[in-house]
RNA sequence: GCCCCUUUAGCUCAACGGCAGAGCAGCCGGCUUUUAACCGGUUGAUGGAGGUUCGAUUCCUCCAGGGGGCA
Numbered sequence: 001g002c003c004c005c006u007u008u009a010g011c012u013c014a015a016c017g018g019c020a021g022a023g024c025a026g027c028c029g030g031c032u033u034u035u036a037a038c039c040g041g042u043u044g045a046u047g048g049a050g051g052u053u054c055g056a057u058u059c060c061u062c063c064a065g066g067g068g069g070c071a
Stems, first nucleotide, its partner, number of pairs: 001070007010024004018054001026042005047063005
């Protein structure tokens, strides 16, 4: 220098172009003599900027971060 993959909640991961979900963690409560475990509830996210579209996490372009391959 070229090519490929990847970026969603604090962490690990889902999500036919049509309401962004789960588990763990956090917080509140229940249970317990107390803690843990267990049970119920709850907060919290689409890397950035444009474009296409009635509608974008999803498609396109550029940029940024991470990983890999070739030279």